[in-house]
RNA sequence: CGAGCGAAGGGUGCGGCAGCGCCAAGGCCUUAAACGGUACAGCGAGGAAAGUCCGAGCAUCACAGGACAGGGUACCUGCUAACGGCAGGCGGAGGCGACUCUAGGGCUAGUGCAACAGAAAGAAACCGCAGCGAAAGCUGUAAGGAUGGAAAGGCGAGGUAAGAGCUCACCGGCGUCCGGGAGACCGGGCGGCCAUGUAAACCCUACCCGAUGCAACACCGACCGGGAUGUUAUGGUUGGUCCGGCCGUCCCAAAAGGUGGCACAGAGCAGCGGCGGCGACGCCCUGCCAAGAUAGAUUGCCGCAACAACAGAACUCGGCUUACCGCUUCGGUCGCGUU
RNA sequence: GUCCCCGUAGCUCAGUUGGAUAGAGCGACCGCCUCCUAAGCGGUAGGCCGGAGGUUCAAAUCCUCUCGAGGACGCCA
Numbered sequence: 001c002g003a004g005c006g007a008a009g010g011g012u013g014c015g016g017c018a019g020c021g022c023c024a025a026g027g028c029c030u031u032a033a034a035c036g037g038u039a040c041a042g043c044g045a046g047g048a049a050a051g052u053c054c055g056a057g058c059a060u061c062a063c064a065g066g067a068c069a070g071g072g073u074a075c076c077u078g079c080u081a082a083c084g085g086c087a088g089g090c091g092g093a094g095g096c097g098a099c100u101c102u103a104g105g106g107c108u109a110g111u112g113c114a115a116c117a118g119a120a121a122g123a124a125a126c127c128g129c130a131g132c133g134a135a136a137g138c139u140g141u142a143a144g145g146a147u148g149g150a151a152a153g154g155c156g157a158g159g160u161a162a163g164a165g166c167u168c169a170c171c172g173g174c175g176u177c178c179g180g181g182a183g184a185c186c187g188g189g190c191g192g193c194c195a196u197g198u199a200a201a202c203c204c205u206a207c208c209c210g211a212u213g214c215a216a217c218a219c220c221g222a223c224c225g226g227g228a229u230g231u232u233a234u235g236g237u238u239g240g241u242c243c244g245g246c247c248g249u250c251c252c253a254a255a256a257g258g259u260g261g262c263a264c265a266g267a268g269c270a271g272c273g274g275c276g277g278c279g280a281c282g283c284c285c286u287g288c289c290a291a292g293a294u295a296g297a298u299u300g301c302c303g304c305a306a307c308a309a310c311a312g313a314a315c316u317c318g319g320c321u322u323a324c325c326g327c328u329u330c331g332g333u334c335g336c337g338u339u
Numbered sequence: 340g341u342c343c344c345c346g347u348a349g350c351u352c353a354g355u356u357g358g359a360u361a362g363a364g365c366g367a368c369c370g371c372c373u374c375c376u377a378a379g380c381g382g383u384a385g386g387c388c389g390g391a392g393g394u395u396c397a398a399a400u401c402c403u404c405u406c407g408a409g410g411a412c413g414c415c416a
Stems, first nucleotide, its partner, number of pairs: 001335003005331005010325001012305007020044003026040001027038003046310001050321002053319005058213004065243004070209005075089005090104001091102004105204002110202002112198003126145002128141005153171002156168003172194002174191007217260004225252003233249005266289001268288004273284004340412004345407002349365004358396001367383005389405005
């Protein structure tokens, strides 16, 4: 210098003027105090606020109970509130390398499927080879040919009439034993045990999941109303189904009405912080924390620097995925050149 | 906000228990018929099944992500 790999970070800043939403603590007004009002000061979109793909909080269904059905996950160990997330590893694949990718249980439980071609797609004889036979043909045979994505473990030698794990060596798989490891798994011994692929086909195994979602739900409630007056009854409540069970008997209903839920001091954020851990993360210390509507605020103009895309909260968090910038920084790798 | 469907030729749709050269009707174009047009008859072209990746021997069909379009849900005593 070129090519390539990985990690971390940032995603306009400062000032002025005007405007919009909000009201904790402070100011001001009111008040005995509070409530309340006002908006001086103050606060006011993102790394993805997005997709809604997972996991939770929270709420209601009495409890969240049982069985079936249904859905999900799928190497191991850990982390976490939880997860299909994350970390570290194992096996496999790719790369010279830095490093990257991996839906990775079980077709030796059973069933199905494998179009066309091919004799045959799972216990196979079309050609061939060998034996017998005068011949037709019969028998043996999976070496070789042909078809196919795939042809009955691979390959070499022995063996044989020709052949064949029939026998043997090596390799692969399966089973079993021993050793190592927390485990996935690894190493070795033994046994010819050797019937393909497909489970992102049905299914089996193990584990997990009750349903519905803030348009949940609670309270107030105008207008027009409605029903019942029953007691081994009647009505309601469990949803896909069934079972166990539960509740009321003055109740239902009620506005494109209102208030709360809902802006939360918490699974919170930050620190060149300390300790433990390879790490995810945990414990401790210090500091910080009012965005929040309900037709929905977060904008406009000017100056300087810089120029830049994707994109706009609606109950809240943890993840994943997707979109995006000629962005910034750091650390490895390979090649070439110079010293 | 929550949930659910759909996307195949210019248009409207089949095909989605994996096995095709992806079909049908209308339309378009060419020819025949007619004095001309319409109707009728015969023929031809037109698709990478919304996009990307994966599973499989094989994908419109199965799985994941993504883009676009549409619908339902507030109360109903």